[in-house]
Predicted 3D model of a 373-nucleotide RNA (Bacterial RNase P class A) from a Thermoleophilia bacterium. It matches the Rfam family "Bacterial RNase P class A". Gene Ontology terms of the family: dimeric ribonuclease P complex, tRNA processing and ribonuclease P activity.

RNA sequence: GGAGCGGGCCGGAUGGCCGCGGCGGGUGUCGGCAACGGCACGCGUCGAGGAAAGUCCGGACACCGCAGGGCAGGGUGCCAGCUAACGGCUGGGCGCGGCGACGCGACGGAAAGUGCAACAGAAAGUAGACAGCCGAUGGCCGCAGCGAUGCGGCACAGGUGAUGUUGAAAGGGUGCGGUAAGAGCGCACCAGCGGUGGCGGCAACGUCAUCGGCUCGGCAAACCCCACCCGGUGCAAUGCAGACAGGAACGACGAGGCGGCCCGCUGAGUUCCAGGUAGCAGCUCGAGGCACACGGCGACGUGUGACCCAGAUGGAUGGUCAUCACCGCUUCUCGGAGCGGGACAGAAUCCGGCUUACAGGCCCGCUCCUCAU
Numbered sequence: 001g002g003a004g005c006g007g008g009c010c011g012g013a014u015g016g017c018c019g020c021g022g023c024g025g026g027u028g029u030c031g032g033c034a035a036c037g038g039c040a041c042g043c044g045u046c047g048a049g050g051a052a053a054g055u056c057c058g059g060a061c062a063c064c065g066c067a068g069g070g071c072a073g074g075g076u077g078c079c080a081g082c083u084a085a086c087g088g089c090u091g092g093g094c095g096c097g098g099c100g101a102c103g104c105g106a107c108g109g110a111a112a113g114u115g116c117a118a119c120a121g122a123a124a125g126u127a128g129a130c131a132g133c134c135g136a137u138g139g140c141c142g143c144a145g146c147g148a149u150g151c152g153g154c155a156c157a158g159g160u161g162a163u164g165u166u167g168a169a170a171g172g173g174u175g176c177g178g179u180a181a182g183a184g185c186g187c188a189c190c191a192g193c194g195g196u197g198g199c200g201g202c203a204a205c206g207u208c209a210u211c212g213g214c215u216c217g218g219c220a221a222a223c224c225c226c227a228c229c230c231g232g233u234g235c236a237a238u239g240c241a242g243a244c245a246g247g248a249a250c251g252a253c254g255a256g257g258c259g260g261c262c263c264g265c266u267g268a269g270u271u272c273c274a275g276g277u278a279g280c281a282g283c284u285c286g287a288g289g290c291a292c293a294c295g296g297c298g299a300c301g302u303g304u305g306a307c308c309c310a311g312a313u314g315g316a317u318g319g320u321c322a323u324c325a326c327c328g329c330u331u332c333u334c335g336g337a338g339c340g341g342g343a344c345a346g347a348a349u350c351c352g353g354c355u356u357a358c359a360g361g362c363c364c365g366c367u368c369c370u371c372a373u
Stems, first nucleotide, its partner, number of pairs: 001369010012324007020047005026041006049344001053355002056353005061234004068263004073230005078092005093107001094105004108225002113223002115219002130164002132160003137157002139154006172190006191215001193212008238281003246273005256266002288307001290305006326341006
């Protein structure tokens, strides 16, 4: 100097003028005995995000159900931790990718069963014989021989799967022996699998030694098996106030109730039509953020301290002017000047995650390459 990996942060600032919403005061005025309420005008203070997005997970909270049992259904899937919990996060193990820093993992089981793999190939799982090789032994033929038998041929029966073909994948690899030809058939060394034992580790696992059969594919992000977990509906939840007050049908021979179904339990309303209500609460103090200290590799935990940081409801936080800052282009007398740009995007009960989008800029640590000293 270049190319990368991991983490953190900002994503405009200041001032003037005009205009909004919440909360808390104040002044004046109107109604009212008062309490209180309405209206007008001031003052103070606070007012969209790192994703507010997607609605993919988990909860808090509210209500229903004996918050009972079961079936069906769904979720997760190595180990140890964190957390209110999770399918999240942290650390580790194993596997894969990368020169590396690092990244990814849908990571229990294929010997319970079922199923799938086009085409090709002989054959795709306890799956095979197309070409090829052998043909010892059995068979056939020829020659020699008195005979026993010997020599040669055939490739029929039979043997084989080493060599070749196909494929993503073909019955461990290399070498030696053996055989009629071959094959873990036997042996040596290796890989894999299984048993036993030692050592390290909480563990997943790792490593060493020894023994053995010689080795019985892949896919479960296929159905399935195994282990563990899971009630439902959701702020349009729910509660309160006010007002109108009815009609019909069904119902203790059981209305209805618990996502679907069954059992069980409970025990008086339910359904339809018509009418009224558009109000108040829930509504923002939280598993809260910030700072420091201690513990921990870390996620995070504990303690102390100060702080309050939106609550709208056709739905508030905006408009305008000026200056500055940042970025890009052009130019320059190198003091500067001109032009242009500014991303993704708006709370609606709240919180913890994940995923997706993002112009431009800053900081920290690490890896690789090149050059110079």